[in-house]
RNA sequence: GACAGAGUAGACGUUUGCGCGUCAAGUGCUCUCGGGACGGGGAGUUGCCCGGGGGACGAAAACGGCCCUGCCGUUGCGGUGCAUCCGUCGCAUCCCGCUGUG
Repeated sequence: GACAGAGUAGACGUUUGCGCGUCAAGUGCUCUCGGGACGGGGAGUUGCCCGGGGGACGAAAACGGCCCUGCCGUUGCGGUGCAUCCGUCGCAUCCCGCUGUG
């Protein structure tokens, strides 16, 4: 010098558990403001994540019990939250480094 490879945060799906909503919050879409993370080192986006505010759209309840203006339970429902199991993908990109091979 050449070729090949490993490794992050995280994203998505799945298993299980505990919650939340069903009196509509949340999720998804969008605008805006602020913040953060992005292989071992450096840089880092128009991509990613989180938070505040705004906008449009928008839903599945049923049954039972009781001390019945209501509360509780069960079964559902929600592109529902967190944790967890397994799986898939995975440094945007650039430089250097690491491992293997001739």